This is a predicted structure of a 256-nucleotide part of an RNA (large-subunit ribosomal RNA, domain VI) from a Candidatus Woesearchaeota archaeon. The RNAcentral record of the full RNA draws on ENA. Taxonomically the source falls in Candidatus Woesearchaeota (Archaea, Nanobdellati). Rfam family: Archaeal large subunit ribosomal RNA. The coordinates come from a structure-prediction model, not an experiment, and the mean pLDDT is 80.
Context: one part of a larger RNA
RNA sequence: GUUGGAAGGCUGAGAGGAAGGACGCUAUAGUACGAGAGGAACUAGCGUUCGGCGCCACUGGUUUACCGGUUGUCCGACAGGGCAUUACGCCGGGCAGCUACGCGCUUUGCGAUAAGUUCUGAAAGCAUCUAAGAAUGAACCGCUCCUCGAAAAGAGCCUUCUUCGGGCAUGGCUAGAAGAGCCGUUUGAUGGAACCGGUGUGUACGCACGAAGGUAACGACGUGUUCAGCAUGCGGUCCCCAACGCCCAUACCUUG
Numbered sequence: 001g002u003u004g005g006a007a008g009g010c011u012g013a014g015a016g017g018a019a020g021g022a023c024g025c026u027a028u029a030g031u032a033c034g035a036g037a038g039g040a041a042c043u044a045g046c047g048u049u050c051g052g053c054g055c056c057a058c059u060g061g062u063u064u065a066c067c068g069g070u071u072g073u074c075c076g077a078c079a080g081g082g083c084a085u086u087a088c089g090c091c092g093g094g095c096a097g098c099u100a101c102g103c104g105c106u107u108u109g110c111g112a113u114a115a116g117u118u119c120u121g122a123a124a125g126c127a128u129c130u131a132a133g134a135a136u137g138a139a140c141c142g143c144u145c146c147u148c149g150a151a152a153a154g155a156g157c158c159u160u161c162u163u164c165g166g167g168c169a170u171g172g173c174u175a176g177a178a179g180a181g182c183c184g185u186u187u188g189a190u191g192g193a194a195c196c197g198g199u200g201u202g203u204a205c206g207c208a209c210g211a212a213g214g215u216a217a218c219g220a221c222g223u224g225u226u227c228a229g230c231a232u233g234c235g236g237u238c239c240c241c242a243a244c245g246c247c248c249a250u251a252c253c254u255u256g
């Protein structure tokens, strides 16, 4: 822009794709064939591998948010920390997310044909696949499959709502380079905080008791308090905090 606007659902002109490739096994079949030796295929089914597309419930990886252990040094000691890669000092784990080594899907059929093979058949009483006509025929072409696609000016169709609507701003994420998209905005769980649950780590500090040794002070370490403590990009609860507001405008009506 499509001639009121909005929301939802379609059609499909047209555009894009390579989405498939190969192999094995079973049946066919010890069949056809062949004197024998030997020894198929069409077709149907089951798998493997390579490639393509997608996904993260499982398995594995990463996880410099996180938890723990530990060395050197510094903050006087404890506690708690800084630095040790420019980017975890090193080590043991690790959710979400992202991923593959994990998982899912990845065909057949139809149509028109090429070369070819044919039917009928004259020119040319015969013959001839061809001249009229008809059939068959390929990993090719089109459709079947996937994605986009009313700006397709022949600018489409259907349903519903309705005087609407849109933008900025604001809280955000199923989205994201910027735009865009999607959601929320007190008639509210959109983000933060708090709490609960789940998840990760692995039993915190302090205190008590024990502890080889030591005259003693002290004492690595162990046990209990403690399935603790800490953390949380997840789910939920809860208005405690922040979602305040502003601008533009078509059609119609009235007036100018």
Stems, first nucleotide, its partner, number of pairs: 004162007014148004020050008033038001051106005059100004066093005071084005095233001109143003116136004165248004170184004190242003194237004198232004206225005213218001